[in-house]
This is a predicted structure of a 72-nucleotide RNA (transfer RNA) from a Patescibacteria group bacterium.
Its mean pLDDT, the model's own confidence on a scale to 100, is 81.
The organism belongs to Bacteria candidate phyla, within Bacteria.
The sequence is in RNAcentral, with records from ENA.
Rfam family: tRNA. About the family: Transfer RNA (tRNA) molecules are approximately 80 nucleotides in length.
RNA sequence: GGGCAAUUAGCUCAAUGGUAGAGCGCGUCGUUGACAUCGACGAGGCUGCUGGUCCGAUUCCAGCAUUGCCCA
Numbered sequence: 001g002g003g004c005a006a007u008u009a010g011c012u013c014a015a016u017g018g019u020a021g022a023g024c025g026c027g028u029c030g031u032u033g034a035c036a037u038c039g040a041c042g043a044g045g046c047u048g049c050u051g052g053u054c055c056g057a058u059u060c061c062a063g064c065a066u067u068g069c070c071c072a
Base pairs, nucleotide, nucleotide: 001071002070003069004068005067006066007065010024011023012022013021018055026042027041028040029039030038048064049063050062051061052060
């Protein structure tokens, strides 16, 4: 220098155009003598950034950034 992939909650990952979810973790309550387990409820996201397409974008397109892999 060229190519490919990834970027969404604290972590690991879903969601192939129509109000963004799960598991774990966290908080409160219940249960226990206490802890753990279990159950109920809850908090936590302007979906990496900037534009474009569209009535509508996490999703499609372009550029940029970061990370990983391959080639040179």